[in-house]
Molecule: Fluoride riboswitch aptamer (crcB RNA motif)
Organism: Acidobacteria bacterium 37-71-11
RNA sequence: AUGUUGGUGGGCGAUGGAAUCCGCCCUAACCGUCCUUCCGGACUGAUGAUUCCUGGCAGCAC
Numbered sequence: 001a002u003g004u005u006g007g008u009g010g011g012c013g014a015u016g017g018a019a020u021c022c023g024c025c026c027u028a029a030c031c032g033u034c035c036u037u038c039c040g041g042a043c044u045g046a047u048g049a050u051u052c053c054u055g056g057c058a059g060c061a062c
Stems, first nucleotide, its partner, number of pairs: 009026005016053006032043004
């Protein structure tokens, strides 16, 4: 200096917060989909999964 493993800790999983579980990363994990002449155009969702809260959108009723 590099690699592997263990412990401990931290971070991340397309827009906010909390809990639980799962996965990933140790400067990386991560940074949505489709079409395109790559100019540009169209579309889904606040979850990685579940529940709740907040916000947004659509429909119905009062």